Large-subunit ribosomal RNA, domain IV from Parafrankia irregularis, 357 nucleotides, folded computationally. The full RNA is in RNAcentral, with records from ENA and SILVA. Model confidence (mean pLDDT): 87 of 100.
[in-house]
Context: one part of a larger RNA
């Protein structure tokens, strides 16, 4: 000096980001046990008391001898049962120690707040959670050779199941809700019209030339058929556009000015823009920047907690609000109980390091 144990005076968390670590509780019986609640539970709630050993009474049992009784069967029967040899409980007495669950082993406890219902699962090797999952709730889709996934097919699965199935999404026990908006963007309807593909049509035009025809002989000009370019009108589907519907679809959910007999505020008024302007319930929150907001608890002292308030920079209703007993190796605040986590360090075994032999 390191590691791993042990002990510690007074104090008792003052340590530290934080009681990390350590300590302490711990088993059996008997008493008794709160708010709170889904009546199950919370509960080993909390909080107490007892616990060795010896003899002794008593009582309940096991065996079961001696005896006793019983008869449908006289039997290796059945039934009761002194005593002897066991097992447990009770009671009162005694005894020893610092101490009796005497050692290992073997909950610390309460009081709130978040978050998620819950048992579960999850990053093999830094995260176990408030993260996924879940039962429940909704919504979509599927008439069965289902829909949907795999595969070029064939087949498979779905299922030897048939909407009380089965696929997809979202929610995330339960209780009380779930408002408002269909303008946009999705999907679902519908078809008059307007747009719109090849494809059908082939009106108009062009190129080639047998031939006609003109010529100043150089060449021009008309030109059927055939082959060939190019192509209008007309027809023609879905889609878009249109018209509706639909939000437990994907989203959205306002500004200004003025006004009441103190002041302050504005139930109310006007006005602008929107498809509609955040309703219930919560709120300085896992959201609040300004903030350590203000107030009140809680400390002598509280940038945290906890109850309010509302000014929500920028909560808010199944991307669900809002509660909620139970339950959490979650997070956070208090108290208690306990301690070398500290004041403040010290001593002691043990194993190293180092020194020296």
């Nucleotide at each position: 000096c390191u590691g791993u144990g042990g002990u510690u005076a007074a104090g008792g968390a003052a340590c530290u980001c934080g009681g990390c670590a350590a300590a302490a509780u711990g088993c059996c019986c008997c008493c008794g046990u709160a708010a709170c609640u889904u009546c199950g539970g919370g509960a080993g709630a909390a909080g107490g008391g007892g616990g060795g050993c010896c003899a002794c009474u008593u009582c309940c049992u096991g065996u079961g001898u001696a005896g006793g009784a019983g008869c449908u069967u006289u039997g290796c029967c059945u039934c009761c049962g002194a005593a002897g040899c066991g097992g447990g409980g009770a009671g009162g007495g005694g005894c020893c120690g610092c101490a009796g669950a005497g050692a290992c082993c073997a909950g610390g406890g309460g009081a709130a707040a978040g978050c998620g219902a819950c048992u579960g699962u999850u990053u093999a090797c830094u995260a176990a959670a408030a993260a996924c999952a879940c039962a429940g709730c909704u919504c979509c889709g599927u008439g069965c050779g289902a829909a949907g996934u795999c595969g070029u097919a064939a087949g498979a699965c779905g299922a030897u199941g048939u909407a009380u199935a089965c696929g997809g999404a979202g929610u995330g026990a339960c209780g009380c809700c779930u408002g408002c908006c269909c303008g946009g963007u999705g999907c679902u309807g519908g078809a008059a019209c307007g747009u719109u593909a090849a494809g059908g049509g082939g009106a108009c035009g062009g190129g080639u030339u047998a031939g006609c025809u003109c010529u100043u002989c150089g060449g021009g000009g008309c030109g059927a058929a055939g082959c060939u370019c190019a192509g209008a009108a007309c027809u023609u589907a879905a889609g878009c556009g249109c018209c509706a519907g639909u939000a437990a679809a994907c989203g959205g959910c306002g500004g200004u000015g003025g006004u009441a007999a103190c002041u302050a505020u504005a139930a109310c008024c006007a006005u602008c823009c929107u498809a509609a302007g955040g309703u219930a319930g919560c709120g300085a929150a896992a959201u609040u920047c300004c903030u350590u907001g203000u107030c009140g608890g809680g400390u002598a002292a509280g940038u945290u907690c906890c109850g309010a308030c509302c000014u929500g920079c920028a909560c808010g209703a199944a991307u669900g609000g809002c509660g909620u007993a139970a339950c959490g190796a979650c997070u956070u605040u208090c108290c208690u109980a306990c301690u070398g986590u500290c004041u403040c360090a010290a001593c002691c075994a043990c194993a190293g390091a180092c020194u020296c032999g």